The RNA shown here (Glycine riboswitch aptamer) has 103 nucleotides and comes from Sediminicoccus rosea. Lineage of the source: Bacteria > Alphaproteobacteria > Acetobacterales > Roseomonadaceae > Sediminicoccus. Rfam family: Glycine riboswitch aptamer. Rfam links the family to the GO term glycine biosynthetic process. Its mean pLDDT, the model's own confidence on a scale to 100, is 80. RNAcentral holds the sequence, with entries from Rfam.
RNA sequence: GCAUCGCGCGCGGGAGAGAAUCGGUGGGCAGCGAUGCCGACCGGUCGCCGAAGGCGCAACCGGCCCCCGGAAACGCUCAGGCAUCAAGGGCCGCGCGGGAGUG
Numbered sequence: 001g002c003a004u005c006g007c008g009c010g011c012g013g014g015a016g017a018g019a020a021u022c023g024g025u026g027g028g029c030a031g032c033g034a035u036g037c038c039g040a041c042c043g044g045u046c047g048c049c050g051a052a053g054g055c056g057c058a059a060c061c062g063g064c065c066c067c068c069g070g071a072a073a074c075g076c077u078c079a080g081g082c083a084u085c086a087a088g089g090g091c092c093g094c095g096c097g098g099g100a101g102u103g
Stems, first nucleotide, its partner, number of pairs: 002103002004100002007097007018046001020045006027038004047082003053078001054076003060070004
């Protein structure tokens, strides 16, 4: 110096699931009006998703091995989320920074 590994930061990509329903509040659009359509917030009711986080009854891995430790894209769904938009997003790619042991 190069390659590799993992950590941090930046950029790009990134799934799934009710435009549910009831009540209240108030807004926009159309209309002469009655009214209709759209979505927002709060509370309730069920249904659903899992890829922030969390948890475990847990595949698998390790050890001083019938016990202990670690732990997944598995499971649970507390949290979070369920038209579009925004935010978040396991994971993937590229770049930068410094670190580690090996070649």